[in-house]
Molecule: Bacterial RNase P class A
Organism: Burkholderiaceae bacterium
RNA sequence: GAAGCAAGCCAGACCGCCGCUGGCACAAGUCCCGAAAGGGCGUGCUGGAGGAAGGUCCGGACUGCACAGGGCAGCGUAGCGGCUAACGGCCGUCCGGCGUGAGCCGAGGAUCAGAGCAACAGAGACGAGUCGGGGUCGGGCGCGAGUUCGGCUUCGGGUGAAACGGGCAAUCUCUACGCGCAGCAACACCAAAUAGGCCGGCAUCGAUGUGGCCCGCGGAGCCGGCGGGUAGGUGGCACCGAGCCGUCCAGCAAUGGGCGGCCCAGAUGAAUGGCGGUCACGGCGUGGCCUCGCAAGGGGCGCGCCGCACAGAAUCCGGCCUACCGGCUUGCUUCACAC
Numbered sequence: 001g002a003a004g005c006a007a008g009c010c011a012g013a014c015c016g017c018c019g020c021u022g023g024c025a026c027a028a029g030u031c032c033c034g035a036a037a038g039g040g041c042g043u044g045c046u047g048g049a050g051g052a053a054g055g056u057c058c059g060g061a062c063u064g065c066a067c068a069g070g071g072c073a074g075c076g077u078a079g080c081g082g083c084u085a086a087c088g089g090c091c092g093u094c095c096g097g098c099g100u101g102a103g104c105c106g107a108g109g110a111u112c113a114g115a116g117c118a119a120c121a122g123a124g125a126c127g128a129g130u131c132g133g134g135g136u137c138g139g140g141c142g143c144g145a146g147u148u149c150g151g152c153u154u155c156g157g158g159u160g161a162a163a164c165g166g167g168c169a170a171u172c173u174c175u176a177c178g179c180g181c182a183g184c185a186a187c188a189c190c191a192a193a194u195a196g197g198c199c200g201g202c203a204u205c206g207a208u209g210u211g212g213c214c215c216g217c218g219g220a221g222c223c224g225g226c227g228g229g230u231a232g233g234u235g236g237c238a239c240c241g242a243g244c245c246g247u248c249c250a251g252c253a254a255u256g257g258g259c260g261g262c263c264c265a266g267a268u269g270a271a272u273g274g275c276g277g278u279c280a281c282g283g284c285g286u287g288g289c290c291u292c293g294c295a296a297g298g299g300g301c302g303c304g305c306c307g308c309a310c311a312g313a314a315u316c317c318g319g320c321c322u323a324c325c326g327g328c329u330u331g332c333u334u335c336a337c338a339c
Stems, first nucleotide, its partner, number of pairs: 001335010012279007020048007029041001031040003050310001054321002057319005062183004074179005079093005094108001095106004109174002114172002116168002131156011187235004197226006209217002243262008281307006288301005
């Protein structure tokens, strides 16, 4: 220098103007929406997407229901050891495979408990015997050479990945271990209209209605209370956590512990944005300038244009998987060259 391997990090920066949204403080009414419950309106300060917020695959927290204990069924996991709240995750290590190597990958328990399966070729493919040749014995036919049938034994010529001997458990199965079911549209609370329920009162001796009263008309319900559910609203839910940052200790590591500091998004037609400017980064072009080279051509500066990914929280957390323009750091490997 080239080609790689592993681990980690960034995901444009700054300024101005205009907005959106959470929290806190102050302030307001005789205010606005709503039947109510509840929500909203001002000013200031301050917070406001990600490494995957994604897929919703696995595990937990939380919530409701069920549950004495045991078993069957079902689902899942699988070398060995460790970490963890838990896991199918992570770490270490053994074995096997791939790579020159750094390293990467592995559904890696059991086939003398039982069952099942194997294309093509081949007589025959999972049950063991059958098929062909040879030897031998016996029976039938034939004067005879011989021929035919059966038993035993031997060789298998060949086929094929595999032929009385193996494979597959990513086919069922067995063994060991784990798992109750549903999910924030969980769940809790507040709470209309309409309909239905219960209780009380009134009502064919005419209630209620017919604009307030009387007459008249009409004719079977009417009024009040209670309780449940729905619409709607609030909580759950967003500052105190399996939390983040720094440092030290234990451990090969995953991880755990001590100390110090910090408070860090949160809606529900769903905030986290838009415009302008400067700089940075990448790509392309270049009748400009400088520079290397004999040349083809290369490099730097300037100028112009374009681009700046994947994607966007929705109860929270730990993982896995998938998507991603480009850039940076550290350690290591192989090859080439120089000393």